[in-house]
RNA sequence: UUACAAACAGGAGAUGGCAUUCUCCUUAACCGCCAUGUUGGCUGAUGAUGCCUGUUGUCCG
Numbered sequence: 001u002u003a004c005a006a007a008c009a010g011g012a013g014a015u016g017g018c019a020u021u022c023u024c025c026u027u028a029a030c031c032g033c034c035a036u037g038u039u040g041g042c043u044g045a046u047g048a049u050g051c052c053u054g055u056u057g058u059c060c061g
Base pairs, nucleotide, nucleotide: 009026010025011024012023013022016052017051018050019049020048021047032042033041034040035039
């Protein structure tokens, strides 16, 4: 100097916040799907669960 491993810490999981939990990453993890070939269409505020906010649909007052 390089490689590997461990510990601590941090970060990420298709648009917000809080809590819990899971997975992944150490400069990477991550950056939705289908058709088309540069245009059109579809689902969802979660990785998962609960609550709040926003958005959408139906019904009642």
Fluoride riboswitch aptamer (crcB RNA motif) from Paraburkholderia sp. DHOC27, 61 nucleotides, folded computationally. The model forms 100% of the base pairs in the Rfam consensus. The sequence is in RNAcentral, with records from Rfam.